Fluoride riboswitch aptamer (crcB RNA motif) from an Opitutaceae bacterium, 74 nucleotides, folded computationally. The organism belongs to Opitutaceae, within Bacteria. The prediction has a mean pLDDT of 75.

[in-house]
RNA sequence: UUACGCAGCGGCAAUGGAGUUUGCCCACCGCUAAUGCGGGAAAACGCCUCCGGGAUGAUGACUCCUACCAAGCA
Repeated sequence: UUACGCAGCGGCAAUGGAGUUUGCCCACCGCUAAUGCGGGAAAACGCCUCCGGGAUGAUGACUCCUACCAAGCA
């Protein structure tokens, strides 16, 4: 990295991934004998401004990884 098997598993919180945790939303409709399949909803999509423009941040929070930026040392 790929393949197979078994079991489990909702989503969101201004730029990526993982763990823990907090908050928020939803748990609706249709089909199937059933396992399931299909389609939605909500939470969420930042701040300042003289509207010319400007400031911060990969976190909601903590820790780690990755990317980017700044300074210093070797």